[in-house]
RNA sequence: CGGUCUCGUAGGCCGAAUCCUGCAAAGGCAGGUACGGGGGAUGUUUUUUGUGCACUGCGCGUGCACUUGGGGUGAAAGCGACGCUGUCGCAAGGAUAACCUCGACCCAAACCCGACAACUAACUCCGAAGGCCAUAGGAGGUCAACAU
Numbered sequence: 001c002g003g004u005c006u007c008g009u010a011g012g013c014c015g016a017a018u019c020c021u022g023c024a025a026a027g028g029c030a031g032g033u034a035c036g037g038g039g040g041a042u043g044u045u046u047u048u049u050g051u052g053c054a055c056u057g058c059g060c061g062u063g064c065a066c067u068u069g070g071g072g073u074g075a076a077a078g079c080g081a082c083g084c085u086g087u088c089g090c091a092a093g094g095a096u097a098a099c100c101u102c103g104a105c106c107c108a109a110a111c112c113c114g115a116c117a118a119c120u121a122a123c124u125c126c127g128a129a130g131g132c133c134a135u136a137g138g139a140g141g142u143c144a145a146c147a148u
C1' cells in the first nucleotide's frame, strides 16, 4: 500500500412489523402502540361437499385426526422438459437511496387454516417478526425545501 474476515457506528434496503412504559438485568417477561391482516348482516352473487377412527338416537348426527377439494398471508399466477415429492428453462407479477421513465441487475419463495369462510355495517379475533447492503447510490426528467 492492497485484499479478505469479524465487530461497532453512521447511512440505507426488503417487510405491516415502529415506538413507549414497567419488571428483570445475559437471555427474557408483561402491558400499550405507529402500521398491518382475518372472520362477520341486509342486499347482490354463488350452489362441489374428500379420507380414516371412535361414539351413536343409525340421520354422514357428534368428536378427534388427515389433506387430495376449497381458502388465507405474500410479488411469488402459471407453462414445459427431465435424470421427477426435486432440477432446469420460460413466465404473469415484484424489489433496487424522494418521485416518474429508461437502463442494468436480482427475486418469482415459504408458511398457515383443516371440508370451512364471496363482498359486507355493527361487532369480533389476530400480527406488530426476521433477514440484508460498500453499491446501476447509473442516465434523463420532474417536484419541494434551503442558499445565493
Stems, first nucleotide, its partner, number of pairs: 011133004019032005035127005043119002050066006069116001070113004078090005093107002096104001099141004

Predicted 3D model of a 148-nucleotide RNA (c-di-AMP riboswitch aptamer (ydaO/yuaA leader)) from Paenalicyclobacillus mengziensis. Lineage of the source: Bacteria > Bacillota > Bacilli > Alicyclobacillaceae > Paenalicyclobacillus. The coordinates come from a structure-prediction model, not an experiment, and the mean pLDDT is 77.